Source information:
Two RNAs folded together computationally: RNase P RNA and transfer RNA, 464 nucleotides in total. Rfam match: Bacterial RNase P class A. It is annotated as a ribozyme.

RNA sequence: AAUGGAUUUCGCCUUGCCGAGGCCGAAAGGCUUAGGAAAGUCCGGGCAGCACAGAGCACCAUACUUCCUAACAGGAAGGCAGUCGGAGGGAAACGCCCGGCUGACAGACAGUACCACAGAAAACAAACCGCCGUGUCCCCCGACGCGGUAAGGGUGAAAAGGCGGUGUAAGAGACCACCGGCCGGCUGGCGACAGACGGUGCAUGGCAAACCUUAUGGGCUGAAAGACCAAAUAAGUUCUGAAUUCCGGGCGGCUCGUCCGGGUUUCGCCUUCGGGCAGAUGUCAGAACGGGUAGGUUGAUGGAGGGGCAGCGUGAGUUGCCUCCCAGAUAAAUGGCAGGGCAAAAGCGAAAGCUUUGGACAGAACCCGGCUUACAGAAAUCCAUUUGCC
RNA sequence: CGGGGUGUAGCGCAGCCUGGUAGCGUACUAGCAUGGGGUGCUAGGGGUCGUGGGUUCAAAUCCCGCCACCCCGA
Numbered sequence: 001a002a003u004g005g006a007u008u009u010c011g012c013c014u015u016g017c018c019g020a021g022g023c024c025g026a027a028a029g030g031c032u033u034a035g036g037a038a039a040g041u042c043c044g045g046g047c048a049g050c051a052c053a054g055a056g057c058a059c060c061a062u063a064c065u066u067c068c069u070a071a072c073a074g075g076a077a078g079g080c081a082g083u084c085g086g087a088g089g090g091a092a093a094c095g096c097c098c099g100g101c102u103g104a105c106a107g108a109c110a111g112u113a114c115c116a117c118a119g120a121a122a123a124c125a126a127a128c129c130g131c132c133g134u135g136u137c138c139c140c141c142g143a144c145g146c147g148g149u150a151a152g153g154g155u156g157a158a159a160a161g162g163c164g165g166u167g168u169a170a171g172a173g174a175c176c177a178c179c180g181g182c183c184g185g186c187u188g189g190c191g192a193c194a195g196a197c198g199g200u201g202c203a204u205g206g207c208a209a210a211c212c213u214u215a216u217g218g219g220c221u222g223a224a225a226g227a228c229c230a231a232a233u234a235a236g237u238u239c240u241g242a243a244u245u246c247c248g249g250g251c252g253g254c255u256c257g258u259c260c261g262g263g264u265u266u267c268g269c270c271u272u273c274g275g276g277c278a279g280a281u282g283u284c285a286g287a288a289c290g291g292g293u294a295g296g297u298u299g300a301u302g303g304a305g306g307g308g309c310a311g312c313g314u315g316a317g318u319u320g321c322c323u324c325c326c327a328g329a330u331a332a333a334u335g336g337c338a339g340g341g342c343a344a345a346a347g348c349g350a351a352a353g354c355u356u357u358g359g360a361c362a363g364a365a366c367c368c369g370g371c372u373u374a375c376a377g378a379a380a381u382c383c384a385u386u387u388g389c390c
Numbered sequence: 391c392g393g394g395g396u397g398u399a400g401c402g403c404a405g406c407c408u409g410g411u412a413g414c415g416u417a418c419u420a421g422c423a424u425g426g427g428g429u430g431c432u433a434g435g436g437g438u439c440g441u442g443g444g445u446u447c448a449a450a451u452c453c454c455g456c457c458a459c460c461c462c463g464a
Base pairs, nucleotide, nucleotide: 001386002385003384004383005382006381007380008379009378010377012341013340014339015338016337017336018335020033021032022031023030024029035361039372040371042370043369044368045367046366047222048221049220050219059218060217061216062215063214064078065077066076067075068074079105080103081102082101083100084099085098086097089094106213107212111211112210114206115205128153129152130149131148132147133146134145135144136143137142161179162178164176165175166174180202181200182199183198184197186195187194188193226298227297228296229295236289237288238287239286240285241284242283246262247261248260249259250258251257252256266280267279268277269276270275305324306323307322308321309320310319311318312317344357345356346355347354348353391463392462393461394460395459396458397457400416401415402414403413410447418434419433420432421431422430423429440456441455442454443453444452
């Protein structure tokens, strides 16, 4: 220097003119106005209302360890496992060391279920072929039967520790060495865990992103939460009922009582006969229709806030001091036009360069910490490989 | 702003809970029956199970992320 990988940061700049929202101001005018994800709404918290004796069950979530944090399914540091690369060892299998990446990484001798097809047998197993012993068919060959055997073949994703030997009729942890597993205490570490030692021949697989067990956490609802102010449920029409203080009539009778009928119509005037006009005359309850209300302020933007320096810590972070104010809209502002510049892409060219195009993903809606997803391009740091120079 | 569901053949749907063979109706193709059509019968073809990962021997099915569509709530 090139290529690749990981992490982090930034994510167009600028001038003029014309506008939009918010705050300040008497006015002129001044200040300020999207993001790293504002997105998905997947977790956690603040805040608010409601509920609440205590405990348990059910349900949901989480799951190696320690730490960080307001909290978390997030983050940091570590442990273990897997995998890749490098160097070295070894005949090989395979370990040891260094580095990167990945891991929903509690529990499968608490229990239950499942493991298709194939295969003899699929979970406290199994004899198809094979191997061995033996009986019968007179004997050999061969066939049939009984028994032993999990070393070999074959099936399968998986066949009941691996490998080598001893042993045996043939075999087998039946026995032995090494490796692996399990158990026990010891040492180191806060811990996950690691190390060496001793014991144990050790059938008991996979699956918990099957039910489940263990441990821990969770009261419910969400800014359309909540608080305050204002407005609305009115006129009118129809129907039903009550009462009698309205009207008419009857009876008793005489300022009253009782019964029947009517009750928004009736009476008056005018008329083109559809209706119109003026005045007078009582009430209550219910239902339906009708016609309306649904607005404003607050919550709400100064906060687990940003930046710098110093201390502590391997780190995530935390403490102290200094400094800054950094959108608050509500049908919703954060924009438009013109010019210059810097990236980038395409074309031409040997190159210098020229021409054209021209900014990725995306637009706050109570706030904050994370996660996930989208993203043109630029820069920095670290690691690996290759090449060149010293 | 909050909650729930769906995606499987051209179309409409089962299968998913309890993992192992993707099926039904209709449409399509061919044959037969008919003089021809409709209709009926027989046979057949056609599916990245929305998409990307993971768990598992094995995934349409179980788990996670994303995409699209639909529904509900003052």